[in-house]
RNA sequence: UCGGUGGGCCGGGUGGCCGCUUGCGACCACGGUCGUGAGAGGAAAGUCCGGACUCCAAAGGGCAAGGUGCUGGGUAACGCCCAGGCAGAGCGAUCUGACACCAGCGCCACAGAAAACAUACCGCCGAUGAUGAAAGUCCGCUUUCAUCAGGUAAGGGUGAAAAGGCGGGGUAAGAGCCCACCGCGCCUGUGGUGACACAGGUGGCAGGGUAAGCGUCACCUGGAGCAAAACCAAAUAGGGGAACGCCAUGGUGAGAUGGCCGGAUGAAGAUCUGCCCGUCUCAUGAUGAAAGGUCGGCCCGACCGAUGUUCCCGGGUAGGUUGCUUGAAGCCCAGGGCAACUUGGGUUCCAGAGAAAUGGUCACCGCCAAUCAAGGGAAUCCUUUUUUGGUACAGAAUCCGGCUUAUAGGCCCGCCGCACCA
RNA sequence: AGGCGCGUAGCUCAGGGGGAGAGCGCUACCUUGACACGGUAGAGGUCGGCGGUUCAAUACCGCCCGCGCCUACCA
Numbered sequence: 001u002c003g004g005u006g007g008g009c010c011g012g013g014u015g016g017c018c019g020c021u022u023g024c025g026a027c028c029a030c031g032g033u034c035g036u037g038a039g040a041g042g043a044a045a046g047u048c049c050g051g052a053c054u055c056c057a058a059a060g061g062g063c064a065a066g067g068u069g070c071u072g073g074g075u076a077a078c079g080c081c082c083a084g085g086c087a088g089a090g091c092g093a094u095c096u097g098a099c100a101c102c103a104g105c106g107c108c109a110c111a112g113a114a115a116a117c118a119u120a121c122c123g124c125c126g127a128u129g130a131u132g133a134a135a136g137u138c139c140g141c142u143u144u145c146a147u148c149a150g151g152u153a154a155g156g157g158u159g160a161a162a163a164g165g166c167g168g169g170g171u172a173a174g175a176g177c178c179c180a181c182c183g184c185g186c187c188u189g190u191g192g193u194g195a196c197a198c199a200g201g202u203g204g205c206a207g208g209g210u211a212a213g214c215g216u217c218a219c220c221u222g223g224a225g226c227a228a229a230a231c232c233a234a235a236u237a238g239g240g241g242a243a244c245g246c247c248a249u250g251g252u253g254a255g256a257u258g259g260c261c262g263g264a265u266g267a268a269g270a271u272c273u274g275c276c277c278g279u280c281u282c283a284u285g286a287u288g289a290a291a292g293g294u295c296g297g298c299c300c301g302a303c304c305g306a307u308g309u310u311c312c313c314g315g316g317u318a319g320g321u322u323g324c325u326u327g328a329a330g331c332c333c334a335g336g337g338c339a340a341c342u343u344g345g346g347u348u349c350c351a352g353a354g355a356a357a358u359g360g361u362c363a364c365c366g367c368c369a370a371u372c373a374a375g376g377g378a379a380u381c382c383u384u385u386u387u388u389g390g391u392a393c394a395g396a397a398u399c400c401g402g403c404u405u406a407u408a409g410g411c412c413c414g415c416c417g418c419a420c421c422a
Numbered sequence: 423a424g425g426c427g428c429g430u431a432g433c434u435c436a437g438g439g440g441g442a443g444a445g446c447g448c449u450a451c452c453u454u455g456a457c458a459c460g461g462u463a464g465a466g467g468u469c470g471g472c473g474g475u476u477c478a479a480u481a482c483c484g485c486c487c488g489c490g491c492c493u494a495c496c497a
Base pairs, nucleotide, nucleotide: 001419002417003416004415005414006413007412008411009410010409012365013364014363015362016361017360018359020039021038022037023036024035025034026033027032028031041393045404046403048402049401050400051399052398053225054224055223056222060300061299062298063297065221066220067219068218069217070084071083072082073081074080085099086097087096088095089094100216101215104214105213106210107209108208121156122155123152124151125150128149129148130147131146132145133144134143135142136141164182165181167179168178169177183205184203185202186201187200188199189198190197191196229322230321231320232319239313240312241311242310243309244308247288248287249286251284252283253282254281255280256279257278258277259276261274262273263272264271265270292304293303294302315496316495317494329348330347331346332345333344334343335342336341366391367390368389369388370387373384374383375382376381423493424492425491426490427489428488429487432446433445434444435443440477448464449463450462451461452460470486471485472484473483474482
């Protein structure tokens, strides 16, 4: 220099004119004018995670369901971040990893002998046993060949995957059958908080894959969401229909009725009246229950719950205020930590609109690409210059922490190279 | 802003890990004097895109893209 790799940052500038939203101040004709200050992002996006906040029980128990999944740490929390381990890719810097468990159930097409209690298609052998043939015989048999029984899992072939790998010994041929090395399991020791690593011993060797299939284990998760929620105002048919419910207990009061006892009047029947008891009706407040609701998975439990609850049809309003921006906030310094991050001190206030403002246009400059010409140079390069084109992705909507995705162009720092030059 | 669902042939839809399918439509042939109906045969696919898990993905998982639906208050 070129190529690569990791991290951080910027992402137009100045001026004129015309506008928009809003805080504060002044003025008045009370909603306008003037002055002054402020006014989008690294992703404001996707809504994929985690919280704050609000309401429903200051969120309860169990089951189900969902999520996460090496270890340690950070954090309000996380599926995020940091550090490390292991595995894989790369010469390397570095990158990637839903990276716990295969005990049980399920699945593994096609091909293949066999796809999970292993098995035997081709092949190899045929030591042992049997049969047959040939040759040789000292007639006891021996040797050779073939076939069968049988042995084998080296080799071939199939497949994504086939019961350790390679070498030697061994054997009829073979085989952890035996041995060395490697791999694997178990035990012990050492180092480490741990994942794990290393060393020694030991066992001839467990046993396929799949859990982003059902499942197991550990941990986490109550539901809804600022269209949450609270207050004010306005308007109407406080209308129609369906379903369910409108209960029980004892207390008090009133009324009706029946019974018993007493009193008054009366000659008597009887009438009136007082106390007590029973029954019924109504009212009142109390306790409990209840349709249903909170509850949008189910059960229990808790709370609310009577001209009540749920659903459907129909009707009305689409206004204002709060929530609403000072916050796990930003910047600087110092300390702790490898780091993520954290502690202490100082300092700053940085959009709050509500169908939605933060803009448009002109000029000059900057940056990038292509191009004309001149000069330099070994060069595809550099300097000056002409012309043309481009200057991204995108836009707050309750607020934070992350992830992911989009992004013209540019700057800075670290590191790597079996790459090139000196 | 918040919360759900869908994407497979020209159209409407099945298929939920091992061959991409059905109905309608389209093309050719047969039938008819000709057309329709009918019969036979055939063409037509990035299973929305990218990445991952797996031996293998339309399906399982993640991220994008496109389309569709719902929401407040009073009584």